[in-house]
Predicted 3D model of a 145-nucleotide part of an RNA (small-subunit ribosomal RNA, 3' minor domain) from aniline-degrading bacterium HY99.
Context: one part of a larger RNA
RNA sequence: CACCGCCCGUCACACCAUGGGAGCGGGUGUCGCCAGAAGUAGGUAGCCUAACCGCAAGGAGGGCGGUUACCACGGCGGGGUUGGCGACUGGGGUGAAGUCGUAACAAGGUAGCCGUAUCGGAAGGUGCGGUUGGAUCACCUCCUU
Repeated sequence: CACCGCCCGUCACACCAUGGGAGCGGGUGUCGCCAGAAGUAGGUAGCCUAACCGCAAGGAGGGCGGUUACCACGGCGGGGUUGGCGACUGGGGUGAAGUCGUAACAAGGUAGCCGUAUCGGAAGGUGCGGUUGGAUCACCUCCUU
């Protein structure tokens, strides 16, 4: 580059992140229950037993076994938290020359805007209330010259 201006929304295309989402599969810590290896501790009818006691029988002591408690791994269930995937779906952002219209900026061609209701491909329209950050015309008041 100054109205042959500016500019709004839907739609189409591409990419990006993101919300919802039947659900799927992980991490993590927690609660209830089941189970309970090895070990340690307790206790012990059974079995075994060189040193000690005993002439001997046997005893003391010890070992094994079985048993109780604690308990790792594991199993079942509940809820918590965290990040991943997810048909489909919602808007958002970005992107020289796509589509439809033209809402806003001048009285932007129905002044605009705010709230609300309703309607419409879309910007938006209409109703009601509010507002001037409205132009124009007329009048009034005030200020300056």
It matches the Rfam family "Bacterial small subunit ribosomal RNA". Gene Ontology terms of the family: ribosome and structural constituent of ribosome. The full RNA is in RNAcentral, with records from ENA, Greengenes and SILVA. The source organism's lineage runs through Bacteria, Pseudomonadati, Betaproteobacteria, Burkholderiales and Comamonadaceae.